[in-house]
């Protein structure tokens, strides 16, 4: 001094008038005073988890659905933290992760051929076969019969790779080193990681195809519940029943089990629907100490920081930070995304601009 990678914090401040919403305290037939508090990191998304609150508590199997390396951590999670393996980069650092030998299924084009893998170009012609010579058995040519997948083509991928022997010519055919199976020791909680032995070896790829395996998982959801209030029209239809069990409940099927009687439902037609509550003190924040690689856990102090519900936080002046053009001053314009409805832990996405760490790669000085 330039490029990178990771993480983290702000995101407009002060200050006056004036007005808005909640709480408390004084006064007052009701409206005034005075304190005090008033939108996010994401409130979005509505994707995952649960608190709470109502059914049900009689379960039981199946089905659906979720997760998928391994350890932890966490109220829990599809979420976090470490780690172990793969890829990708010089690196700091990123990304992926249960099975393909339980079976099914699918891989265009192209290419001989994408598996029951039947060979285009190609090499061989040992063995049988043709011809020619010499001569009774050789030599040579051919390339039918037959052999063969080392070498070329295609393509994402072609009978595990590379050598060396061996063969007529090749071929895990034999050996030696990888590679891959199995199995033994070591370390490790564990995923595995290193050594050793035995084996001639299941042709790849795809499971965010069907599918196997393991493990999880009631329902419905603040419009959930509670409580007052208000209104209530039927000369209505109709179908199962009356313990020989309709109906309704247990999540979607079964089995089971409870309730259940002049009853249950289902269709037409009519009335009411306004208010309190749920409503913020928590799986809560801030500071310290103590464990733990960490994520996080324990201890102690301390604070109370929105409760709206036809929806409160807004206008207005003054100064000032940042930025961006300009002639430094001056002047001018900007200051992002975006707002609470039941709550809290996460993921995802959206975001003008400024700061701070920590790391890595190159350069140049010293």
């Nucleotide at each position: 001094u330039g490029g990178g990678g990771c993480g983290g914090a702000c995101g407009c401040c002060u200050g006056g008038u004036c007005g808005c919403u909640c709480c408390g305290g004084c006064a007052u037939c009701a409206u005034g005073c005075c304190g005090g508090a008033g939108a996010g990191g994401a409130a979005a998304g509505u994707c995952c988890g649960a608190a709470c609150a109502c059914c049900g508590c009689a379960g039981g199997g199946c089905a659906u659905g979720g997760u998928g390396g391994u350890u932890c951590g966490u109220a829990a999670c599809g979420c976090g933290a470490a780690c172990u393996u793969c890829g990708g980069g010089u690196a700091a650092c990123c990304g992926g992760a249960g099975g393909a030998a339980a079976g099914u299924g699918c891989c265009a084009c192209a290419g001989a051929a994408a598996a029951u893998a039947c060979a285009c170009c190609g090499c061989c012609g040992a063995u049988g076969g043709a011809a020619u010579g010499c001569a009774u058995g050789c030599a040579u040519u051919c390339a039918c019969a037959g052999g063969u997948a080392a070498g070329g083509u295609u393509g994402a991928a072609a009978u595990g790779g590379c050598g060396a022997g061996g063969u007529a010519a090749g071929a895990g055919c034999u050996c030696a080193c990888c590679g891959c199976u199995u199995c033994c020791g070591u370390g490790g909680u564990g995923a595995c990681a290193c050594g050793g032995a035995a084996g001639g070896c299941a042709g790849g790829g795809u499971a965010a195809a069907c599918c196997c395996c393991a493990c999880c998982c009631g329902g419905u959801g603040c419009a959930a519940g509670a409580c007052c209030a208000a209104a209530u029209a039927g000369a209505g239809a109709g179908a199962c029943g009356c313990c020989u069990g309709a109906g309704g409940g247990c999540u979607g099927c079964c089995c089971g089990c409870c309730u259940g009687a002049a009853g249950u439902c289902u269709c037409c037609g009519g009335g009411u629907a306004g208010g309190u509550u749920g409503c913020a003190a928590g799986a809560g924040g801030u500071g310290c100490c103590g464990g733990g690689u960490g994520a996080c856990c324990g201890g102690c102090a301390u604070c109370c920081c929105a409760g709206u519900c036809a929806a409160a936080u807004g206008a207005u002046c003054a100064g000032g930070g940042c930025c961006u053009g300009u002639u430094a001053u001056g002047c001018a314009g900007g200051u992002a995304c975006a707002g609470g409805a039941u709550u809290c832990g996460g993921c995802u996405u959206a975001c003008a601009g400024u700061c701070c760490g920590c790391c890595c790669c190159a350069u140049u000085u010293u």
The RNA shown here (Bacterial RNase P class A) has 366 nucleotides. It matches the Rfam family "Bacterial RNase P class A". About the family: Ribonuclease P (RNase P) is a ubiquitous endoribonuclease, found in archaea, bacteria and eukarya as well as chloroplasts and mitochondria. The coordinates come from a structure-prediction model, not an experiment, and the mean pLDDT is 77.